SAM riboswitch aptamer (S box leader) from Hymenobacter sedentarius, 97 nucleotides, folded computationally. The source organism's lineage runs through Bacteria, Pseudomonadati, Cytophagia, Cytophagales and Hymenobacter. The RNAcentral record of the sequence draws on Rfam and Ribocentre. The prediction has a mean pLDDT of 84.
């Protein structure tokens, strides 16, 4: 990067560096010198994967459902994915190439 599957009306920000952009794209609308992006530190949210418990199934795994937790791998922390459009368009997770 591509493909497949799942999810997307909830939730959660301070400080430092930085110095003009940011919210994917188009059109709107909004955020921004009372400090944008990016980076760093600390904190938090969530619960996709992993790990754990219960039930179903099985010869046993696998698999399916569900629960609790939040040490591990990711993700996220203005506005419903900000709104409308395209509805796999975009984002994230997991798997495969």
């Nucleotide at each position: 990067u591509u493909u497949u599957u799942a999810u997307a009306c909830a939730g959660a920000g301070g400080c430092g560096u930085g110095g003009a952009g940011a919210g994917a794209c188009a059109g709107g609308c909004u955020c921004g010198a009372c400090g944008a992006a990016a980076c760093g530190c600390c904190g938090g949210c969530a619960a996709c994967c992993a790990a754990c418990g219960a039930g179903g199934u099985u010869a046993a795994c696998c698999c399916c459902u569900u629960g609790a937790a939040a040490c591990g791998g990711u993700g996220c922390c203005a506005a419903g994915u900000c709104c409308u459009g395209a509805c796999c368009a975009u984002a994230u997770a997991a798997a495969a190439a």